This is a predicted structure of a 74-nucleotide RNA (transfer RNA) from Catenibacterium mitsuokai. Model confidence (mean pLDDT): 80 of 100. The same sequence occurs in records of 2 taxa. NCBI's taxonomy places the organism under Bacteria, Bacillati, Bacillota, Coprobacillaceae, Catenibacterium. It matches the Rfam family "tRNA". It is annotated as a transfer RNA.

Parts: sequence; structure tokens; C1' cells
RNA sequence: GGGAGCUUAGCUCAGCUGGUUAGAGUACUUGACUGAUAUUCAAGAGGUCCUAGGUUCGAUUCCUAGAGCUCCUA
Repeated sequence: GGGAGCUUAGCUCAGCUGGUUAGAGUACUUGACUGAUAUUCAAGAGGUCCUAGGUUCGAUUCCUAGAGCUCCUA
């Protein structure tokens, strides 16, 4: 230089053919349970879906450009 993949909650990751309010596990907070702690159970909080633009009635999802990371290749 050429090519491919990834970016979604603090962390690890789902999210189908674009459509009602974006989810799980873990962590965190509160409550129940216990003499107390842990475990367990219940509830809650937590999101600029990497950035900008475009297409569309409507975009995490499609298109373009950029940024970061990983891999392949010369």
C1' cells in the first nucleotide's frame, strides 16, 4: 500500500427482513431472609447504539466519509 472484521449500560455480549418503550448476564443501589456476613429471592437505577452526513413516513439496523481497535496479505 491492498483487503476483511469489530465499535450497543461500569464490564462481557445479544439485537432476525428498518417499525410500539433498545435487552441479557455480571457488577452497583435498596428491600426481604440471617444473631451477623455470604448465598438466594424481589425491586430499582444505569444508554449521545463511536462521530458526521445521506436515503426513508420512520435508522442501532441501509449507504457514504471520518475516528479507534483487531486480523490477513505484499